[in-house]
The RNA shown here (small-subunit ribosomal RNA) has 1503 nucleotides and comes from an uncultured bacterium.
The coordinates come from a structure-prediction model, not an experiment, and the mean pLDDT is 80.
It matches the Rfam family "Bacterial small subunit ribosomal RNA".
């Protein structure tokens, strides 16, 4: 987009449509098929008529006659009628019987009879029902027809007869009147039965069906056909019965039986035959074979029904007969209509369904049927179907149409329309024109229901409705006005078909919730960077307007072509009768419905939601939650700043709806016909022959299937396209018009196709040659391993990374000789042959495929591909039988290992060799299927042939096969591939459709097995794969480099002790750092402060900041009380600055009340800054420009060279940046200038000595400024390159030596606790003040140090007062002098310093002692006594003095540091700092060893 749709929220009105997709599950109740009384006989109901009857009332007496009614015993007698029973006949059966005619036998004979068998003709009733039986075509017993006799029986009936009664008559007279009931007759209605139409239509549903079921086109010379239409002919005369009904009976009902009576348009003979059928003869005319049509004669079978009106012309006394209209009947003929039936071609899946089929295919014959037919039966003959997919299984009702698509396709068959099937389940017939019948019949099942238990009854997939199933699908409504159907002459009757209404936003379509002006941009939300934006002309406010809704009022169309009366032409007719009926007039019918529609009334009043806002996709803030709650159609959002979840506002879409969700098409060229592909993504069959098949070279004719062109038929309607019309528009509805398929018909001949004739270039044959590891057989060879014998000789062979196993003193191994066996064939040998592939390798014979070349003699398209089939196919395995040297699955030992069912080593069976046979796979590869043609060249290399040239041979040069590199167009995704295509086409086969399950399971086939071949699903995953690209890795390669290793030195690891950390512990043990690149870090120094911890005790605009109305001093000092903070008190008494002298400002102090302060509270994964590390490692970019689809790439590779992207030189690159260097500082040398506080050579004074004076500016130092090194020179190497590498000169040589300087970037590295800083969190506390703890704990563990373990040394003597540098000093450095064993104190000179002071520098040198030991080594741990700082040294500083003397004798595995003034090792001073380094920062003395060199361990760099 779409839907018969269904959920979620939300819902004013209309209008057209549309509503069990599920259980073809089960169904209460109602209704859906009747009708016709003008076919029938009854029945019954009401009026009218005429008759009896009873009984009332009125009015009345016996015999006769008549008539009626009962009764009669037994026999007879007459008629009907019904039932049995015999007997006879047709007649017992179709392979049979008669009958008849004939023919041949057979007896006896002369002949004829007789029997017998065949034949020909005629004649004869089909079937149905009831028991058995498992059942049947079987047995059994029987009934039922006709005719005709005869017998019995029983019933009714008549007639006479007798006997009683009763009526009525009339005789003299006699009835009237009302009710009441009967009968008869006629009008009119009603109907159960028989009887005819009708129920075979409509209406329903999709189970079944894969089929002539369906479309579609045709054929019926193979048929049928009610009502209807139109033609023709007729409609005579008779006849017996069965329902209703009426007795009975049997039954619970249902329903039946008897017996009896009756009518017909029910039934059944007969007559008649115009058509008809059938037989025959004949005669035209046609086709498509059997035939079909028409016409003529003969012959034979075969019909029929009345109702109704009328009227009486003809006949008749009359009743009728009869005529006549109609309607209905019979027969036939034609026609519309329907239907039967049979053909073509078209109709889903599956080959893991390959054969299937005995009425099966076909003939004869014969039944049957409406009709052709094995549709059924008999024979007879074996055929039919089938890879172009039979046979099985699965799913399905087809189609028109409907959704979709540009189309072509592709789902799909709901409503309407047309078929077809079915009616609870199967089966069958019967009736009929039609039916194997939805609301009909039998019979069997399953199922409800009734029962008196014996038996019955039913069939909603009609319309409504139930109940279950379900996600889910309406009223038990109104009407026959209209349209349509059944029966009727009609009136009418039926009618859940229709035609309306109901209920559902189910879709579709239209309307409508208001329109204008309206800015203070209003409140209110929301948001702010607090200014403001936004909602927003939105609202209010004012002016209009009425659509729908509500009310009130009028009020259709569909209805006249229908029906009923009438009026009156015309028709029939004898007829003016009756029927029929144009036309005219009239009167009547409406379920929807007081509905649509109009009008009017009032009033903006009664009408809007849904969904989305990360991206795809139009639309974004805020808050809350914090990998939680949840979102999500894909990508994905969400771990504290969410445009992705949940509210809000805001926005955007759509709107009486909106969103899901499911289906189906499009996008999807992702089943590729149109329009895909198979080198490496999935996909070339392991190869070859080869029948079906596809496709196929030149001319020429000739045919017309394919093709094309023209014309007809058909292609329902409806949709759909187009063009118009009607509803106020639209949807909807109504007109017209177009529409590819099939058929027919007539043409055309250019291509295909056929046919026929011909060509040679495609294929093939001949001839004549060389080349070859093509194949199969056989036979010879040498060379080497193993084995055997023998010799010589001894002890160890052997094997690996190092070893064992093993072999060997019983002589190996080695070495010689000779022998035996078996396999494979060195050198030649080559991107060289040859082969279809597989694969083929010593030599020689023999047998034998196949390719080339070079002539152009023959044939004459003979050709290419090939699903199936058929062979061929390495190795491995498998049978049987040989053989067996070596190597060797499997096994056995030895080893390596953490294990070692491995690799490695010792042996070792199958195999591996031969013969026969299976097996049928490999990465069977060129991962490239086979033929043909065509497309630029270069160059080898195999086997020919030709030319030139030459004496000749090479060499050249053409040209065909073959095998191989390079490249170009072209091509591909890229890599590549490019005449041996992966190029440009054509033919032909094989294969492919996302990974994984899985080449597996099942099932067929093949196999001896092992297995092979075909070859799936169910579940999972969102990617599997391919090319290429840039990085990173690598027990990958090359090239470089570093204390990286190698060479050296000293070290830590062990001990004591400090320090740090972790761990444990605590009220706290504050908090951070953690691999290099955290742990003597952050701290350059925690008694108390600090401090951020922990108890207690206080404070609440607050220790800090800023405004603030007010007020005035505040500090300060004292006293108390208190752990202190703090509280009382008490002394004390007022800043500056301008002034108009009133004050006003400024500062300070207090201060109500409000705003705020404050926080080492969290988040270093939100931040800024700042650092660390890769690394002082040579890298990290960029422009433009080529190159590439593209990501990128080149440039930055590449030959060189460097510390170095540092140079150079080549180069599609050509330049730039941002590092490297170089510029800065300091050190080595030197000049120049200054010359004090620094210096003192020379003059000179002077000390005990002293740069202590005078002078001095030489040196030395201080501090400024320059010089100086640049591979500049020289040889040599190197490419007359850079640059090495060596000399020269220089203090210095090849960045001199130290320092700072740290490219893009890494690593969420670190640090919210320096510092800023966004969020968050506290708010009389997580803020703030105080006192006193803790950060210093301790079983342990780690890092980094200091001291040591001694003799290269300790310790003693100060002897040499040896010799430094660099620093620091005013709340300080502290001298001299004195005291003190010492720390240190007294003191207070100098000095804000080249001037004073810390400040004696050790180490070294000299003597002297120790003599190897826990020591005269080492100093911890510990008592005692003293110093210093500091309110304060108990927790918890540092120093001295005495005393005490621990562990420790050089350190395990592992690890660290360092290339020169470097490592070791010596003392110095600074920072922090009242005090308190073994830490750090600097500084100097003293002073080495080694460095082959890059294999190898760390790292890094480039390719």
């Nucleotide at each position: 987009g779409a839907c018969g749709a269904a959920c979620g929220c939300u819902g004013g009105c209309g209008g057209c449509g549309u509503g069990c997709u599920u259980a073809a599950c089960a169904c209460a109740u109602g209704c859906a098929a009747g009708u016709c009384g003008a076919a029938c006989g009854g029945u019954u109901u009401u009026g009218c008529g005429c008759u009896c009857a009873a009984c009332a009332c009125c009015g009345g007496g016996a015999a006769u006659a008549a008539u009626u009614c009962u009764u009669u015993a037994a026999a007879c007698u007459g008629g009907u009628u019904u039932c049995u029973c015999u007997u006879u006949a047709u007649a017992u059966a179709a392979a049979a019987a008669u009958u008849a005619a004939g023919a041949a036998g057979u007896u006896u004979u002369a002949a004829a009879a007789a029997c017998u068998u065949c034949c020909u003709a005629a004649u004869u009733a089909a079937u149905a029902a009831u028991a058995g039986a498992a059942a049947a075509a079987c047995u059994a017993a029987u009934u039922a027809a006709u005719a005709a006799a005869g017998a019995a029986a029983a019933a009714c009936u008549a007639a006479a007869a007798a006997a009683g009664a009763a009526u009525u008559a009339g005789u003299c007279a006699a009835g009237g009147u009302g009710u009441u009931g009967a009968g008869c007759g006629u009008a009119a209605g009603a109907u159960a039965g028989u009887g005819g139409c009708g129920a075979a239509c409509g209406g329903g549903u999709g189970a079944g069906u894969a089929a002539c079921g369906c479309g579609u086109a045709g054929a019926u010379a193979a048929c049928c056909u009610g009502c209807c239409u139109c033609a023709u002919a007729g409609c005579u005369g008779g006849g017996g019965a069965c329902a209703a009904c009426g007795u009975u009976c049997c039954g619970a009902a249902a329903g039946g039986g008897a017996c009896g009576c009756u009518a017909a348009u029910a039934c059944c003979g007969a007559a008649u035959g115009u058509g008809u059928u059938c037989u025959u003869u004949c005669u035209u005319a046609a086709g498509c074979a059997u035939u079909u049509a028409a016409g003529a004669g003969g012959g034979a079978a075969g019909a029929a029904a009345g109702g109704c009106g009328g009227c009486g012309c003809u006949c008749g006394c009359a009743a009728g007969a009869g005529c006549u209209g109609u309607c209905a009947c019979u027969a036939u003929g034609a026609g519309a209509a329907g239907g039967g039936u049979c053909u073509g071609c078209g109709u889903c899946u599956g080959a893991u369904u390959a054969g299937c089929u005995u009425g099966u295919u076909g003939g004869u014959g014969u039944a049957g049927u409406a009709a052709a037919g094995g549709u059924g039966c008999a024979c007879c003959a074996a055929g039919g179907c089938a890879a172009c997919g039979a046979u099985c299984a699965g799913u399905a009702g087809c189609c028109g149409g409907u959704c979709u698509g540009a189309g072509a396709g592709g789902a799909u068959g709901a409503a309407c329309g047309g078929c077809c099937a079915c009616a609870c389940u199967g089966g069958g017939a019967c009736u009929g024109a039609g039916a194997c019948a939805c609301g009909g019949c039998c019979c069997a099942g399953a199922c409800u229901c009734c029962u008196a238990c014996g038996g019955g009854a039913g069939g909603c997939a009609g319309c409504a409705g139930u109940g279950g199933g379900g996600a889910a699908u309406c009223u038990u409504c109104c009407g026959c006005a209209a349209u349509g159907g059944a029966c009727g002459c009609a009136a009418g009757u039926c009618u859940g078909a229709c035609g309306g209404a109901g209920c559902a936003a189910c879709g579709c379509c239209g309307c409508g919730u208001g329109a204008g002006u309206g800015a203070a941009g209003a409140a209110g939300g929301u948001u702010u960077u607090c200014g403001g934006a936004u909602u927003g002309u939105a609202a209010a406010a004012c002016u209009c307007u009425g659509u729908c809704a509500a009310c009130c009022g009028g009020g259709a169309c569909g209805a006249a072509a229908g029906c009923g009366g009438g009026u009156c032409a015309g028709g029939u007719u004898a007829a003016g009768a009756g029927c029929u009926a144009a036309a005219c007039c009239u009167g009547u019918u409406g379920a929807c419905g007081g509905u649509a529609c109009c009008g009017g009334u009032g009033a903006a009043g009664g009408a809007a939601g849904c969904c989305a806002c990360g991206g795809c996709u139009a639309a974004c803030u805020a808050c809350g939650u914090g990998c939680c709650a949840g979102c999500a159609g894909c990508c994905g959002c969400g771990g504290u700043a969410a445009u992705a979840c949940g509210u809000a506002g805001g926005u955007g879409g759509c709107g009486a709806g909106c969103g899901u969700u499911g289906u189906c098409c499009g996008g999807a060229a992702u089943u590729a016909u149109u329009g895909g592909g198979c080198g490496u993504a999935a996909a070339g069959g392991g190869c070859g022959u080869g029948c079906a098949g596809g496709c196929g070279g030149g001319a020429u004719a000739u045919u017309a299937a394919g093709u094309c062109a023209u014309a007809a038929g058909u292609g329902u309607a409806a949709a759909u396209g187009c063009c118009g019309g009607g509803c106020u528009u639209a949807a909807c509805c109504c007109g017209g018009u177009a529409u590819g398929g099939c058929u027919u018909a007539c043409g055309a001949a250019a291509c295909u196709a056929a046919u026929a004739u011909u060509c040679u270039u495609g294929a093939g044959u001949u001839a004549a040659g060389g080349a070859g590891a093509g194949g199969a057989a056989a036979g010879c060879g040498g060379a080497a391993u193993u084995c055997c014998c023998a010799g010589u000789g001894u002890a160890g062979c052997g094997g690996u990374g190092a070893a064992a196993u093993g072999c060997g003193u019983a002589g190996a191994g080695a070495u010689u000789g000779g022998g035996a066996g078996g396999a494979a064939c060195a050198c030649c040998a080559g991107u060289g042959g040859c082969g279809a592939a597989g694969g083929c390798g010593g030599c020689u014979u023999u047998c034998u495929g196949g390719a080339c070349u070079u002539a152009a003699a023959c044939u004459g398209a003979c050709g290419c591909u090939g699903a199936g089939g058929c062979g061929c196919g390495a190795a491995a395995g498998c049978c049987a039988g040989g053989g067996u040297a070596g190597c060797g699955a499997a096994c056995g030992g030895g080893a390596u290992u953490a294990g070692a069912u491995a690799c490695c080593c010792c042996g070792g069976u199958a195999g591996u060799c031969c013969u026969g046979g299976c097996c049928g796979u490999a990465a069977a590869c060129g991962a490239u299927g086979g033929g043909u043609a065509c497309u630029a060249g270069g160059u080898g290399u195999a086997g020919g042939a030709g030319g030139u040239a030459u004496c000749g041979a090479c060499c050249c040069c053409u040209u065909c096969u073959g095998u191989g590199c390079c490249g170009g167009a072209g091509u591909u995704a890229a890599c590549g591939c490019a005449a041996u295509a992966a190029g440009u086409a054509c033919c032909c086969c094989g294969c492919c459709u996302g990974g994984g399950g899985a080449g597996u399971a099942c099932g067929g086939c093949c196999g001896c097995a092992a297995g092979g071949u075909u070859g799936a699903a169910a579940c999972u995953c969102a990617a599997a794969g391919g090319a290429a690209u840039u990085g990173a890795c690598g027990g990958g390669g090359g090239c470089c480099c570093g204390c990286a290793c190698a060479a050296g030195c000293g070290g830590u690891g062990g001990a004591g002790u400090a320090u740090g950390u972790g761990g444990u512990u605590u009220a706290a043990u504050u908090c951070g750092a953690c691999g290099c690149a955290a742990c003597g870090c952050g701290a350059a120094g925690a008694a108390c402060c600090u401090u951020a911890c922990c108890a207690g005790g206080g404070c609440u605009u607050g220790a800090c900041a800023u405004u603030g109305a007010c007020u005035g001093a505040a500090a300060a000092g004292g006293u108390u009380a208190g752990a202190g903070a703090u509280a009382a008190c008490c002394u004390c008494c007022c800043u500056u600055a301008c002034u108009u002298c009133g004050g006003u400002a400024a500062g300070c102090a207090g201060g109500a009340a409000a705003a705020c302060a404050g926080g080492u509270g969290g988040u270093g994964c939100a931040u800024g800054g700042c650092u660390g590390u890769c690394g002082u490692c040579a890298g990290c970019u960029c422009g433009u420009g080529u190159c590439g689809u593209g990501a990128g790439a080149u440039g930055u590779u590449g030959g060189g060279u460097u510390a170095a992207g540092u140079c150079c030189c080549g180069c599609a690159a050509c330049g730039a940046g941002c590092g490297c260097a170089a510029c800065c500082c300091u050190u080595a040398u030197c000049c120049u200038u200054u010359g004090u506080u620094g210096c003192c050579a020379g003059c000179a004074u002077g000390u005990u000595a002293a740069g202590a004076u005078g002078g001095g500016g030489a040196c030395u130092c201080a501090a400024a400024g320059g010089a100086g090194a640049c591979u500049g020179c020289c040889g040599c190497a190197g490419a007359g390159a850079a640059u090495g590498c060596g000399g020269a000169g220089g203090a210095a040589g090849g960045u001199g030596g130290g320092g700072a300087u740290g490219a893009c970037g890494u690593c969420a590295a670190g640090u919210c606790a320096u510092c800023a800083u966004g969020c968050c969190c506290c708010a009389u506390a997580u803020g703030u003040c105080c006192u006193g703890g803790g950060c210093u704990a301790c079983a342990c563990a780690c890092g980094u140090a200091c001291u040591a373990c001694a003799a290269u040394g300790g310790g003693c003597u100060u002897u040499a007062g040896a010799c430094a540098a660099a620093g620091a000093g005013a709340a300080g450095c502290g001298a001299a002098a004195u005291c003190g064993c010492g720390a240190g104190a007294u003191g207070g000179a100098g000095c804000a310093a080249a001037c004073c002071u810390c400040a004696u520098a050790a180490a070294u040198a000299a003597g002297c002692u120790c003599u190897c030991a826990g020591u005269u080594c080492g100093g911890a741990u510990u008592g005692c006594a003293g110093g210093c700082u500091g309110a304060a040294a108990c927790u918890c500083g540092c120093c001295u003095g005495c005393a005490u003397g621990a562990a420790g004798c050089a350190g395990g595995a592992a690890u660290c540091g360092c290339u020169a003034g470097u490592a070791a090792u010596c003392g110095c001073a600074a920072a922090u700092c009242a005090g308190c380094a073994u830490g750090u920062u600097g500084c100097g003395g003293u002073g080495a060893a080694u460095a082959c060199g890059u294999u190898c361990c760390c790292g890094g760099g480039c390719c």